[in-house]
């Protein structure tokens, strides 16, 4: 320098070929069980879907640019 892939909650990841208020596990907060811890149960908080633009009635999903990370070729 060229090709490919990825970016969604604090972490790891889903989201059925564009349509309901974007979910799960772990973690976090509160309450209950226990003398206490661990653990269990219940409830809750937590999201600019990397950034910007475009197409569309409607975009996490399609297209373009940028940024970052991984990988292949030289």
């Nucleotide at each position: 320098g060229g090709g490919g892939a990825a970016u969604u909650a604090g972490c790891u990841c889903a989201u059925u070929u564009g349509g309901c208020u974007a979910g799960a596990g772990c973690g976090c907060u509160u309450g209950c069980c226990u003398g206490g811890c661990a653990g269990g149960c219940a409830a809750g908080a937590g999201g600019u879907a990397a950034g910007g633009g475009g197409u569309u009635c409607g975009a996490u999903u399609c297209c373009c640019c940028u940024a970052u990370u991984c990988u292949c070729c030289a």
Transfer RNA from an uncultured Bacteroidota bacterium, 74 nucleotides, folded computationally. It matches the Rfam family "tRNA". By type it is a transfer RNA. Its mean pLDDT, the model's own confidence on a scale to 100, is 81.